[in-house]
Molecule: Bacterial RNase P class A
Organism: Bacillota bacterium
């Protein structure tokens, strides 16, 4: 210097002239005017999650239906955070995880390949027989002979051929994967057939709150993958939502229909049928879309101090910083300089995903220098 990792802060600042919204406080009081003070984000986006709060339900418990899934903390609560454990990805610094169960059951793995659950022989090793018109005779035996040795038969060897019989799953090939891996010994060739370490099963009164790690034994096979396939298994979950719900004024069509309802408990008459009226339920039509409240003092912001690796927790100070409703930030003109990206609240608040511009500051790897 350059290439990454983590973190953290800021989101343009200052002056001036008009011009908006909201709280108060004065004067005016028909509108309105003056002062003071305050006024958009880290993401206000997504609406994906937890709640506060309102409203309905609710004796409790089941089903059904959803949620989350290692292991311990933190929080009001969470699918979020912290630390931890294991796996994976990275040379590292770090960075991900939809991380319980496949011996509860039920399903899929297409093609290709001999074979894909309790499988398999396509190419192929390796041993036996059979054949050969080959090599060779330097191994054995027999016959002859001119007897240091030729010569001819035979059996053995190499080697080559198809056919068959037997052993093999190692090795080659298909595939996304091939029934443990990987080396070595060992075999006629091979095989966990035997050892080594991995992997699996099993113990475990060594460690750890715990998921785990460790350490012993068994040659072992509980042997494949898929549960982000239905499922099982633990825990958790009552709906719906500020358009939530109250209040007040208006205003129109106290309109029309069907059905309920205990052998109706209502009027009319002693019953009965009938007609009406009130309560429930559902349809069809018609007014009112105004006005307050909820509406911002919070699981609040900020300094400090303690306690915890940390998420946080605890104490003491201090401060009020948005509350529209056709929805408030604007325009103009000077200076700065880290030259401004992404984009504007609509009950409120913790979180995570998503967009994006400088700044700073560790740490890692590379490469030069001293």
């Nucleotide at each position: 210097c350059g290439a990454g990792u983590u973190g953290u802060c800021c989101a343009g600042g200052c002056g001036g002239u008009c011009g908006c919204g909201c709280g108060c406080g004065c004067c005016g009081u028909u509108c309105g005017g003056c002062g003071c003070g305050u006024g958009a984000g880290g993401a206000a986006a997504g609406u994906c999650c937890g709640a506060g709060c309102a409203g309905c339900g609710c004796a409790g418990g089941g089903c059904a239906g959803g949620g989350u899934g290692c292991c311990g903390g933190g929080u009001a609560a969470c699918a979020c955070c912290c630390g931890g454990u294991g796996a994976g990805g990275g040379c590292g610094a770090c960075c991900u995880c939809a991380a319980g169960g496949a011996a509860a059951g039920u399903g899929c793995c297409a093609c290709a390949g001999a074979g894909a659950c309790c499988a398999g022989a396509c190419c192929g090793c390796c041993g036996g027989c059979a054949c050969g018109a080959g090599c060779g005779c330097g191994g054995c035996c027999c016959g002859c002979c001119g007897c240091g040795g030729g010569c001819g038969g035979g059996c053995g060897g190499c080697c080559g051929u198809c056919g068959c019989c037997g052993g093999c799953a190692a090795g080659g090939g298909u595939g996304a994967a091939a029934c443990g891996g990987u080396g070595c010994g060992g075999u006629a060739a091979g095989a966990g057939c035997g050892c080594a370490c991995c992997g699996g099963g099993g113990c475990u009164u060594g460690g750890g709150c715990g998921a785990c790690c460790g350490g012993c034994c068994c040659g072992c096979c509980a042997u494949g993958g898929c549960a982000a396939a239905c499922c099982c298994c633990a825990c958790c979950c009552g709906c719906u939502g500020c358009a939530a719900g109250g209040c007040c004024g208006a205003a129109u069509a106290g309109g029309g229909g069907a059905g309920g309802g205990a052998u109706g408990a209502u009027a009319c008459g002693g019953c009965c049928c009938g007609u009406g009226g009130a309560c429930c339920u559902c349809c069809c039509g018609g007014g009112u879309u105004g006005g307050c409240c909820g509406c911002u003092c919070g699981a609040g912001g900020c300094g400090c101090c303690g306690g915890g690796c940390g998420a946080c927790c605890g104490g003491c100070g201090u401060c009020c910083c948005a509350g529209a409703u056709g929805g408030a930030u604007g325009a103009c003109c000077g200076c700065c300089c880290u030259c401004g990206a992404c984009a504007g609240a609509a009950c409120u608040c913790g979180g995570c995903u998503u967009a994006c511009g400088g700044g700073c500051a560790a740490c890692u790897c590379g490469c030069g220098c001293g």